Model confidence (mean pLDDT): 89 of 100.
Small-subunit ribosomal RNA, central domain from an uncultured bacterium, 348 nucleotides, folded computationally.
The RNAcentral record of the full RNA draws on ENA and SILVA.
[in-house]
Context: one part of a larger RNA
RNA sequence: CUGGGCGUAAAGCGCGCGUAGGCGGAUUGGAAAGUUGGGGGUGAAAUCCCGGGGCUCAACCUCGGAACUGCCUUCAAAACUAUCAGUCUGGAGUUCGAGAGAGGUGAGUGGAAUUCCGAGUGUAGAGGUGAAAUUCGUAGAUAUUCGGAGGAACACCAGUGGCGAAGGCGGCUCACUGGCUCGAUACUGACGCUGAGGUGCGAAAGCGUGGGGAGCAAACAGGAUUAGAUACCCUGGUAGUCCACGCCCUAAACGAUGAAUGCCAGUCGUCGGCAAGCAUGCUUGUCGGUGACACACCUAACGGAUUAAGCAUUCCGCCUGGGGAGUACGGUCGCAAGAUUAAAACUC
Numbered sequence: 001c002u003g004g005g006c007g008u009a010a011a012g013c014g015c016g017c018g019u020a021g022g023c024g025g026a027u028u029g030g031a032a033a034g035u036u037g038g039g040g041g042u043g044a045a046a047u048c049c050c051g052g053g054g055c056u057c058a059a060c061c062u063c064g065g066a067a068c069u070g071c072c073u074u075c076a077a078a079a080c081u082a083u084c085a086g087u088c089u090g091g092a093g094u095u096c097g098a099g100a101g102a103g104g105u106g107a108g109u110g111g112a113a114u115u116c117c118g119a120g121u122g123u124a125g126a127g128g129u130g131a132a133a134u135u136c137g138u139a140g141a142u143a144u145u146c147g148g149a150g151g152a153a154c155a156c157c158a159g160u161g162g163c164g165a166a167g168g169c170g171g172c173u174c175a176c177u178g179g180c181u182c183g184a185u186a187c188u189g190a191c192g193c194u195g196a197g198g199u200g201c202g203a204a205a206g207c208g209u210g211g212g213g214a215g216c217a218a219a220c221a222g223g224a225u226u227a228g229a230u231a232c233c234c235u236g237g238u239a240g241u242c243c244a245c246g247c248c249c250u251a252a253a254c255g256a257u258g259a260a261u262g263c264c265a266g267u268c269g270u271c272g273g274c275a276a277g278c279a280u281g282c283u284u285g286u287c288g289g290u291g292a293c294a295c296a297c298c299u300a301a302c303g304g305a306u307u308a309a310g311c312a313u314u315c316c317g318c319c320u321g322g323g324g325a326g327u328a329c330g331g332u333c334g335c336a337a338g339a340u341u342a343a344a345a346c347u348c
Base pairs, nucleotide, nucleotide: 004319005318006317007302008301012316014201015200016199017198021194022193023192025088026087027086028085029084030083033081034080035077036076037075038074039073040072041071042070049065050064051063052062053061054060091191092188093187094186095184096183097182098181099180103177104176105175106174107173108172109171110154115149116148117147118146119145120144121143125136126135162169163168206247207246208245209244210243211242215241216240220236221235222234223233258315259314260313261312262311263310266293267292268291269290270289271288272287273286274285275284276283277282278281297304298303321348322347323346330341331340332339333338
C1' cells in the first nucleotide's frame, strides 16, 4: 500500500460552525479534458521470457523472436464523469398563518425548610450510636411561640414527559433572544452533503482577582471501633460549593453506537400539530418526536431490528497482539495543576 474492521473483543474526535478538498437531483444541446477504438512515431543496448546455437554438461556466451504493460501524435465515437450554454422541481431554502417547550441571557420576586440573633413560656437534660463517648446545657440548653437576619436550593405538579448540537436545562413574573414542528399557497432554482487544518461551546474538580458564606463538606482536630484503623460510625470543621470577571478543556463527555440520504413486515403506548367523521370525546387518517415488543435481515453470541447493529451510497475520524505507555523526549497550549501530540529499547 492492498485488505479487514470500529455497541460489548483494539477502534466513532465530547459537541457544533466552517475553509481547502472529496462527493452530489432531473432534462436538452455544444465542445471533446478524462474515457474507448483504429493508425503512425518512439519506447538504446544489455537484462527478464520463449525458441535455436557454442564451450564434453551446467553456470556462462551467442542468434532470432516476443516483450518493454509507457509517452507523443493523428483519425474517430459520445454512453458515463468533468466542462460550457439552457430548462425543470422532487433535494435545499424563502414567504404567510398557527403551535408546543426546565432552549439561552439579564432583571425582579415568592413560600417551605436549615442555621444564627432578640424576646416569651418552661426545666434538666439534650445530641448522637450497634452500644457509647467527644459535643451542647442551671451563665437556662433541647422543646415550644413571636419577631428579625442571611445564604443556598426550588417539595407536590413530574411522566422510558419536554427542550437543546453536546455539556446540560426545573418555584413564579417580565424584557431580550436561538432553534423546532404543523398547515397553506406562492417564490428562488441544486443554492446540497461531509469536512483535513481552523474556530467556538464544553459537567465536576481545580486556578487567579474581588465579593459572599445558611446548609453541606475534601484537608484537619477530637470521640469511638479495632491487633492496628492515617478508614467505614459520631462530634466539630477550613478550602470549596454560591456571585462577577478571567483561565483550565478533561469525564463511564455513554446509546460505550460519527454525520447525511434513500430503501426494507407489523403491533401497542406516549408527546406536539393538522384533517375528516360522528355517538362531543372518542375513532380514523397524516406529519414530526420519544418508548416497548417483534418479522425479514444482521450478529461470535448477547442482542439490534424504519430512532438498525438490515440493504446501499458519500465524506470524515479511528484500530492493527499484551506489557512497557497514553509513559519518555521534543513541539504547542497553560499562572499552575496539567492538557494535547506521541515513540523506542526491553519483555511475554